Annotation:
The RNA shown here (transfer RNA) has 74 nucleotides and comes from a Bacteroidales bacterium. Model confidence (mean pLDDT): 81 of 100. Taxonomically the source falls in Bacteroidales (Bacteria, Pseudomonadati, Bacteroidota, Bacteroidia). It matches the Rfam family "tRNA". Rfam's curators write: Transfer RNA (tRNA) molecules are approximately 80 nucleotides in length. Rfam classes the family as a transfer RNA. Gene Ontology term of the family: triplet codon-amino acid adaptor activity.

[in-house]
RNA sequence: GGGACAGAAGCUCAGUUGGUUAGAGCACCGCUCUGAUAAGGCGGGGGUCACAAGUUCAACUCUUGUCUGUCCCA
Numbered sequence: 001g002g003g004a005c006a007g008a009a010g011c012u013c014a015g016u017u018g019g020u021u022a023g024a025g026c027a028c029c030g031c032u033c034u035g036a037u038a039a040g041g042c043g044g045g046g047g048u049c050a051c052a053a054g055u056u057c058a059a060c061u062c063u064u065g066u067c068u069g070u071c072c073c074a
Stems, first nucleotide, its partner, number of pairs: 001073007010026004019057001028044005050066005
């Protein structure tokens, strides 16, 4: 220098041909249960979907550029 893949909650990730409230598990907070703790049960908080632009009535999703990480080629 060229190419591929990935980037979404504190962490690990799902997200279907673009379609109308952005989710799960763990973690955190509160309540419950217990003599107490853990486990279990109920509820809650937490997101610029890496950044920007474009297409569209509508974008986490499609297109382009940029950034970061991993890998391959030279």